[in-house]
Context: one part of a larger RNA
RNA sequence: GAUUGAACGCUGGCGGUAUGCUUAACACAUGCAAGUCGAACGGUAACAGGCCGCUGGGAUCCCUUCGGGGUGACCUUGGCGCUGACGAGUGGCGGACGGGUGAGUAAUACUUAGGAAUCUGCCCAGUAGCGGGGGACAACUCGAGGAAACUCGAGCUAAUACCGCAUACGCCCUACGGGGGAAAGCGGGGGAUCUUCGGACCUCGCACUAUUGGAUGAGCCUAAGUCGGAUUAGCUUGUUGGUGAGGUAAUGGCUCACCAAGGCAACGAUCCGUAGCUGGUCUGAGAGGACGACCAGCCACACUGGGACUGAGACACGGCCCAGACUCCUACGGGAGGCAGCAGUGGGGAAUUUUGCGCAAUGGGGGAAACCCUGACGCAGCGACGCCGCGUGGAGGAUGAAGGCCCCUGGGUCGUAAACUCCUGUUAGGAAGGACGAAUGGCGGGAUGGUUAAUACCCAUUUCGUUUGACGGUACUUCCAAAGAAAGCUCCGGCUAACUCCGUGCCAGCAGCCGCGGUAAGACGGAGGGAGCAAGCGUUGCUC
Numbered sequence: 001g002a003u004u005g006a007a008c009g010c011u012g013g014c015g016g017u018a019u020g021c022u023u024a025a026c027a028c029a030u031g032c033a034a035g036u037c038g039a040a041c042g043g044u045a046a047c048a049g050g051c052c053g054c055u056g057g058g059a060u061c062c063c064u065u066c067g068g069g070g071u072g073a074c075c076u077u078g079g080c081g082c083u084g085a086c087g088a089g090u091g092g093c094g095g096a097c098g099g100g101u102g103a104g105u106a107a108u109a110c111u112u113a114g115g116a117a118u119c120u121g122c123c124c125a126g127u128a129g130c131g132g133g134g135g136a137c138a139a140c141u142c143g144a145g146g147a148a149a150c151u152c153g154a155g156c157u158a159a160u161a162c163c164g165c166a167u168a169c170g171c172c173c174u175a176c177g178g179g180g181g182a183a184a185g186c187g188g189g190g191g192a193u194c195u196u197c198g199g200a201c202c203u204c205g206c207a208c209u210a211u212u213g214g215a216u217g218a219g220c221c222u223a224a225g226u227c228g229g230a231u232u233a234g235c236u237u238g239u240u241g242g243u244g245a246g247g248u249a250a251u252g253g254c255u256c257a258c259c260a261a262g263g264c265a266a267c268g269a270u271c272c273g274u275a276g277c278u279g280g281u282c283u284g285a286g287a288g289g290a291c292g293a294c295c296a297g298c299c300a301c302a303c304u305g306g307g308a309c310u311g312a313g314a315c316a317c318g319g320c321c322c323a324g325a326c327u328c329c330u331a332c333g334g335g336a337g338g339c340a341g342c343a344g345u346g347g348g349g350a351a352u353u354u355u356g357c358g359c360a361a362u363g364g365g366g367g368a369a370a371c372c373c374u375g376a377c378g379c380a381g382c383g384a385c386g387c388c389g390c391g392u393g394g395a396g397g398a399u400g401a402a403g404g405c406c407c408c409u410g411g412g413u414c415g416u417a418a419a420c421u422c423c424u425g426u427u428a429g430g431a432a433g434g435a436c437g438a439a440u441g442g443c444g445g446g447a448u449g450g451u452u453a454a455u456a457c458c459c460a461u462u463u464c465g466u467u468u469g470a471c472g473g474u475a476c477u478u479c480c481a482a483a484g485a486a487a488g489c490u491c492c493g494g495c496u497a498a499c500u501c502c503g504u505g506c507c508a509g510c511a512g513c514c515g516c517g518g519u520a521a522g523a524c525g526g527a528g529g530g531a532g533c534a535a536g537c538g539u540u541g542c543u544c
Base pairs, nucleotide, nucleotide: 001544002543004541006540007539008538009537010536013390014389015388016387017386019383020382021348026346027345028344030343031342032341035093036092037091040090041089043086044085047084048083049082050080051079052078056075057074061070062069063068100301101300102299109226110225111224112223113222114221115220118218119217123214124213125212126211127210128209129208131165133163134162140155141154142153143152144151145150171180172179173178185206186205187204188203189202190201193200194199227273228272229271234264235263236262239261240260241259242258243257244256245255246254276298277297278296279295280291281290282289283288303324304323305322306321307320326337327336328335329334354380356379357378358377362376363374364373365372366371393423394422395421396420403414404413405412406411427485429480430479431478432477433476437471441467442466443465444464445463446462447461448460449459450458488533489532490531491530492529493514494513495512499528500527501526502525503524509516510515
């Protein structure tokens, strides 16, 4: 000098854009952060509508022997899943992504370059199918236990849940004779025909089964590289290799039995310490050195330790089981919990933000779609923490005013600085107008083409109309008023730009180094003046 996720002191006008627990992977109150599908299913707790007209009230009208009787709009109670929908439940897909953190890990990691013995839901392309049956279990009802969490028994029931049968191009196994194994329906539309009036049937779309290839994702292997310590010199028994078997999606001591006695190491094994790795970042002319915040890729972890289940995928942050520590509830028998998600709290610390708005956009999950969910994300808020931009006025103005400071008492200086005159209007303030982000989206209508028996439906393309904004009292523009509301910090002995006076008297103090201070201190403290930066300036820490 440059740099910073900085902190501290003094000061502080505006905007843009980045960024913000580096410490206790310490403990967490509260709310939210993963749901969705009724076009898979039985259903109907809630809401709205419809139908029925049960219970009660009852306007109006009719009759009346004036006691009452009938009609019954409307309200209310009730019934019917009939419709829109939908709590709980069965089922499907998604909760393995997205988000956080860096504890562990020095090599089961990462980076680069290769490899063969593998799997891959959703997606794309191809081929072949989608026939016929069965038995359950939730929900529900009844009963029982429990303070609760919840649990148990009996009975009923549906399915794209579950299980056989049939079929098998391709698929798997094979001793090549043979053997084995699938599936599910749902919705839209419809002319003839049949019909038990439910539908069958045809067609379209979405699903489903088997298999081939692709794409994507993932697992595995090899080589090289990847911090310090030798005041760590030997380490190793599933250890090193073979055979056989088991296991896995797959190779392999991955595991097991038997056999052999190997394997690694001064080119540093083993042990100890430290550490997530990389693209990159900072610095530097470069070589190099230091670092790995934000953003991106990979890895690891989810209170601590262990384990498996489900699944295409996990040994699973907001799933399960066991053990432990901690916290909470309890009727003392037993239960509940996991912010290293977003906010927020306590604590630690020199130190690090709002318990905000919205799904309008981008992206993700579910769904045919409408749509729902989304603390991802988009925005807003706070902090000069960084970078960038702008402003705090401009021109004129010498009786060089007053005042301060210095003085050789003549004067000099602050200083065109101020006052004063004229002007401008950035920003802030007030008022009015007012975008982009919004469409290749949704909905409705039309046209063309595809499909089809069909001019339905559906799909594709195109066109017209309509609709959707958290930010937002937005950006931006115009007008109004007014110089009005907006400058500090450090330094002035040399290095190093900038000097005098007073006070103090080796005291008080300064100091990065040299060094100042003991009675005229340009070095301490104050003042005037000056120098340098500027919404910042200095100090401290880190790195080069």
Source information: Small-subunit ribosomal RNA, 5' domain from an uncultured bacterium, 544 nucleotides, folded computationally. The full RNA is in RNAcentral, with records from ENA. Its mean pLDDT, the model's own confidence on a scale to 100, is 85.